Transfer RNA from an archaeon, 73 nucleotides, folded computationally. The same sequence occurs in records of 2 taxa. The sequence is in RNAcentral, with records from ENA and MGnify. Its Rfam family is "tRNA". It is annotated as a transfer RNA. About the family: Transfer RNA (tRNA) molecules are approximately 80 nucleotides in length.
[in-house]
RNA sequence: GGGCUCUUAGUUUAACCCGGUAGAAUGCCCGCAUGGCAUGCGGGUGACGCGGGUUCAAAUCCCGCAGAGUCCA
Repeated sequence: GGGCUCUUAGUUUAACCCGGUAGAAUGCCCGCAUGGCAUGCGGGUGACGCGGGUUCAAAUCCCGCAGAGUCCA
């Protein structure tokens, strides 16, 4: 220098290919059960790497950038 893959709650991840309400686990907060803790149950909290384009509508499609991984030179 070039090819490919990846980037989503604090953390681990689903959905992306095939555009249409972003879901789960865990964490954190509150409540209930216990004399208390652990634990269990219920509720709450919180995310699409950045910029642009296409579209009625973009996490999803297209372009660029940044970061990570891998391969070639």